[in-house]
Context: one part of a larger RNA
Molecule: large-subunit ribosomal RNA, domain I
Organism: Chloroflexota bacterium
RNA sequence: CGCGCGGUGGAUGCCUCGGCGAUGGAUGCCGAUGAAGGACGCGGCAAGCCGGCGAAACGCCCCGGGGAGCGGGCUAGCGCGCGGUGAUCCGGGGGUCUCCGAAUGGGGCAACCCCGCCUGGGUGAUGCCAGGCGACGGCAGGGGGGCGACCCUGCCGAGGGCACCGGGGGAACUGAAACAUCUUAGUACCCCGAGGAAAGGAGAGGUACUCCCCUAGUAGCGGCGAGCGAACGGGGACGAGCCCAAACCGUCCGUCCUCAGUGGCCGGCAGGCCUAUGGGCGGAGGGGGUGAGAGGACCUGCCGGGGCGGGCUGCCGACCGCCCACCAAGUGAGCAACCGUCCGGCCAGCCGAACCGACCUGGAACGGCGGGCCAGAGGGGGUGAGAGCCCCGUAGGCGACGGUCGGGCGGCUUGGGGCAGGGGUCCUGAGUACCGCCGGGCACGGGUAACCCGGUGGGAAGGACGGGCGACCACGCUCGAAGGCUAAGUACAUCCAUCGACCGAUAGUGGACCAGUACCGUGAGGGAACGGUGAAAAGCACCCCGGGAGGGGAGUGAAACAGCACCUGAAACCGCGUGCCG
Numbered sequence: 001c002g003c004g005c006g007g008u009g010g011a012u013g014c015c016u017c018g019g020c021g022a023u024g025g026a027u028g029c030c031g032a033u034g035a036a037g038g039a040c041g042c043g044g045c046a047a048g049c050c051g052g053c054g055a056a057a058c059g060c061c062c063c064g065g066g067g068a069g070c071g072g073g074c075u076a077g078c079g080c081g082c083g084g085u086g087a088u089c090c091g092g093g094g095g096u097c098u099c100c101g102a103a104u105g106g107g108g109c110a111a112c113c114c115c116g117c118c119u120g121g122g123u124g125a126u127g128c129c130a131g132g133c134g135a136c137g138g139c140a141g142g143g144g145g146g147c148g149a150c151c152c153u154g155c156c157g158a159g160g161g162c163a164c165c166g167g168g169g170g171a172a173c174u175g176a177a178a179c180a181u182c183u184u185a186g187u188a189c190c191c192c193g194a195g196g197a198a199a200g201g202a203g204a205g206g207u208a209c210u211c212c213c214c215u216a217g218u219a220g221c222g223g224c225g226a227g228c229g230a231a232c233g234g235g236g237a238c239g240a241g242c243c244c245a246a247a248c249c250g251u252c253c254g255u256c257c258u259c260a261g262u263g264g265c266c267g268g269c270a271g272g273c274c275u276a277u278g279g280g281c282g283g284a285g286g287g288g289g290u291g292a293g294a295g296g297a298c299c300u301g302c303c304g305g306g307g308c309g310g311g312c313u314g315c316c317g318a319c320c321g322c323c324c325a326c327c328a329a330g331u332g333a334g335c336a337a338c339c340g341u342c343c344g345g346c347c348a349g350c351c352g353a354a355c356c357g358a359c360c361u362g363g364a365a366c367g368g369c370g371g372g373c374c375a376g377a378g379g380g381g382g383u384g385a386g387a388g389c390c391c392c393g394u395a396g397g398c399g400a401c402g403g404u405c406g407g408g409c410g411g412c413u414u415g416g417g418g419c420a421g422g423g424g425u426c427c428u429g430a431g432u433a434c435c436g437c438c439g440g441g442c443a444c445g446g447g448u449a450a451c452c453c454g455g456u457g458g459g460a461a462g463g464a465c466g467g468g469c470g471a472c473c474a475c476g477c478u479c480g481a482a483g484g485c486u487a488a489g490u491a492c493a494u495c496c497a498u499c500g501a502c503c504g505a506u507a508g509u510g511g512a513c514c515a516g517u518a519c520c521g522u523g524a525g526g527g528a529a530c531g532g533u534g535a536a537a538a539g540c541a542c543c544c545c546g547g548g549a550g551g552g553g554a555g556u557g558a559a560a561c562a563g564c565a566c567c568u569g570a571a572a573c574c575g576c577g578u579g580c581c582g
Stems, first nucleotide, its partner, number of pairs: 001579007013567001014532002018503002020500009029160002037100003040054003044078002048074003051058001060094006069082003105114003115134007136157008164195001165193005175182001179223001210237005220228002241485003244429001248287002251284007260275001263274003266317006294428004298422006305324006326416005338411010349398003355371003359368002372389002374378001380392003434458008444470001465480005519526002539566001542553004
C1' cells in the first nucleotide's frame, strides 16, 4: 500500500405524533360577580414531571349524547373500588374555586406579615374559631359647613389582550458608489387610547365614506442626482343616510324697570281682571327646525278621522293636551329597552353499498392467479407487503334538553299634520374665515404653490352674504366651513374544514422530543441539543465465564451484525488477519 473481517461514527435512503403556506366558512374582547398570568396544594400505596382540578381539590349536581368497560400520561405492580338502577368518555348548563396578581383594610423582598368593625360559634370571661365588611379616583344625590374640609348612598373607572386600528412623539445604519438637501421613513422604536374590528363618512367637492383592479411607473416632484410618485376618469365589492345649534312659541328660575291701564289675559262682540298675571336681560330644560332650485322661522290662505279635557266669563272659531283609530319606522345611526316564535349555521353524535378461493410466493396477502360484486361512495388512513367491497371512514342523508351566532315574523317600542303664497322682518356654527410671519401635511424639496393643519400677531361678512374651481383678476360654474352620529364592503387573530410541482429531523417554527426549557447574563436580554426495535414484547426463562460491565450457549422472532447504546448504517478515525514492497 492492497484485500478481507471488525470497531467507532451517524452520513444516506425510507418514515412522520411537527412545522410552513393557501383557500372557504364561523367566531372575536376578558376584568372589582376579582381578569390575564402565576404560587401552593389535591391521587389508597403518589417521591418527580406533564395534563386536570381547587380545601366540595384526578373531582360535585342537572340535562343531552353514547353503550361496556372504567379509576389521565410517563408507569408496570400491589391493594381497593365503580359500572345495563347505564359508569368511564363526549357536549351544554350550574356549584365549588386556597393564596398572589389591577389587588383594593394596612404593610411587603408577589404568592407573606399585621390590624379594625359587624354577625355567629366557643368560654364564667378574655384569648380563640368561622363568615362578612373596611383602598383610590370621577360623577350624581343627600348630610354637614359662610364657601370648604369631612361623612353617607348609588353608578362608573382601574388591570390585561398575539396581531390588526386611531392618535402623540420619532431615529440611524443604509442609498446617493464620498456627503450636507434628499433617501432609508413617518419605517424601527417609545407613549396614549379604542374595538371586535378600528378609522373614515353624507360635500363651503362630480358618484358619502371604505376596500380591490386599471389609469401608471403616466402627470409631476427631484443636489431635475439617488430616487419619490399622484389624481381625473373607468371597472368591481358594498350600499344609507341622519341628528343638533339658531330664529320663533310656551314653562320655570335669577335679575332689573314702571302709575302710562302703555301693555297683557288666543281672535271677534260684550263684560271682567292684572303693578306683575306686563316689559328688558341672562340661564335651564320642552316644542319647533336642519338645507342649495337656498332652507327655516314668522304671517296669510286652503285641505285635514272620532271622543274627552283646558284657559277670567258667555257664543262661535282657532289653538293646546290626553285617549282611540289610522299611517310609518325600528334595536346598526337617525329616539329606545326587551320578550316570544319560526328557519338556518356552529357547539356531542347517528345511519351509511359491495368478496371469496381449500391455488402460488411468503413469517404474514393487502401481491400473483381464478371467479364475483358495489359505486351519489375508486378522497384518505389502518390492518403482519400493494385492499373500492376487512376496519375507521368517504358520497349521500339524519340529529339537540341546553348554549351561541345570523335571519324572518309577531309582541313591543318610538314617531306622525300637509300643501301653496308673501317680503330685502328674523335665523342659519367668530377670535372663526381671511391676511402677515414661522413650521408641518398634501406624490408636490418655496416653487407660478393653490388646498389642508398648527404656532404667533392682526382680524371680517352675516344671505344685497360666504368658500372653491392649483399664484392672482374678471366673467362663468359650483358649493355652504367654523357642531355631532352612522352599519356593510376592509385589516388581524382564533377555531373548523380542505388543499399544496411546501419541508422531511443540520430541513420545516427557536421548539416533531416535557422549549422560550437546559444553559449564559447583575439586568434588559440571549438561547440550544435530543425522533425511528419488532407485525406483535413474543424485550432473551435456564446454563456457563466474570466482582461487575460484558460475553458465550439455549430460547423468541421472518430476521437478533432487529437485543431496548436497538431500521438502514456511508466517510474520517482505530484495530485484527493476510499478500506485496522497503